[in-house]
About this RNA:
This is a predicted structure of a 249-nucleotide part of an RNA (large-subunit ribosomal RNA, domain VI) from a Bacillota bacterium.
Context: one part of a larger RNA
RNA sequence: CAGCCGAGACUUGAGGGGAGCCGCCCCUAGUACGGGAGGAACGGGGCGGACGGACCGCUGGCGUACCGGUUGCCCCGCCAGGGGCACCGCCGGGUAACCAUGUCCGGAACGGAUAACCGCUGAAAGCCUCUAAGCGGGAAGCCGGCCCCAAGAUGAGGUCUCGUCACCAGGGCCCAAGAAGACGACCUGGUCGAUAGGCCGGGGGUGUAAGGGUCGCAAGGCCCUGAGCCGACCGGUACUAAUCGCCCG
Repeated sequence: CAGCCGAGACUUGAGGGGAGCCGCCCCUAGUACGGGAGGAACGGGGCGGACGGACCGCUGGCGUACCGGUUGCCCCGCCAGGGGCACCGCCGGGUAACCAUGUCCGGAACGGAUAACCGCUGAAAGCCUCUAAGCGGGAAGCCGGCCCCAAGAUGAGGUCUCGUCACCAGGGCCCAAGAAGACGACCUGGUCGAUAGGCCGGGGGUGUAAGGGUCGCAAGGCCCUGAGCCGACCGGUACUAAUCGCCCG
């Protein structure tokens, strides 16, 4: 702006965008063809490259608030045990998230109209001619088909449900948050509650803590012990925080 209505969901698709690639092998077939040498096709099957989309179970990367080892200095008075700094001090691993080198999938099939071209019927022109009337076939190309956006499509669409003039239906502010995000926006939740934190359980990562015992002169080994510690993951649980309210309509 439109609308003799407002609202919440779900949608139609005018229109627009994306995609569209290529190679090798096998069968057809040692066939057609060819004197031989050689050697197809129509059609069918398989594998791969590059490119694209999605995803994180696998293989890996990163993983600076996870675990361990270790050097120097300082500190907790000393030992033991810890902390700080040194590029995360250095080194070895590594959950989630995000990723590719990983995994899955895609290009199509098919329909329509055509180009060059190949034809049918066929006159003008008693013949001939694919063309003049008429009718077929025919491209990785065109229009659909596949994927995405999409009613500012002002031509502003549709369906369902709710509200019926108000403390309305509904929406927002605010708050707890989020594989959502520059900010708006979007999504979940706000005590009639599992939204985040905590706690508990599980998963997962490190790799056998401290302390004690024991063996060794000692460094250290062994046992209690797959111990102790443990971000993001999956659940559970109102302990903490989402209080109370206000505005628009």